[in-house]
RNA sequence: CUCGCCAUAGUUCAAUGGAUAGAACACGGACCUCCUAAGUCUGAGAUGCAGGUUCGAUUCCUGCUGGCGAGG
Numbered sequence: 001c002u003c004g005c006c007a008u009a010g011u012u013c014a015a016u017g018g019a020u021a022g023a024a025c026a027c028g029g030a031c032c033u034c035c036u037a038a039g040u041c042u043g044a045g046a047u048g049c050a051g052g053u054u055c056g057a058u059u060c061c062u063g064c065u066g067g068c069g070a071g072g
Base pairs, nucleotide, nucleotide: 001071002070003069004068005067006066007065010025011024012023013022018055027043028042029041030040031039048064049063050062051061052060
C1' cells in the first nucleotide's frame, strides 16, 4: 500500500428491509429471611461516526474510526 472479516446494553449473543431492537448473566428496587445466599416480581440500560438509497435501515451502498487476519 492492497484485500477480507468484525463493531448492538456493563459482558456474551440474537434480530438480514416492516419497529415498542430481544434474551441470558451482571446492576437497582420490592417481596421472602434473624441476616446473607437462593427464589419470586419489577426497573434502568445498546445499534462506532458521517452521508446516501428506500414509504420504511441494526440490515443495503459510500467514506471515516477502531480491532483481527491475509498478501506485497
The RNA shown here (transfer RNA) has 72 nucleotides and comes from Azoarcus olearius. It matches the Rfam family "tRNA". The organism belongs to Azoarcus, within Bacteria. The coordinates come from a structure-prediction model, not an experiment, and the mean pLDDT is 81. The same sequence occurs in records of 2 taxa. The RNAcentral record of the sequence draws on ENA and Rfam.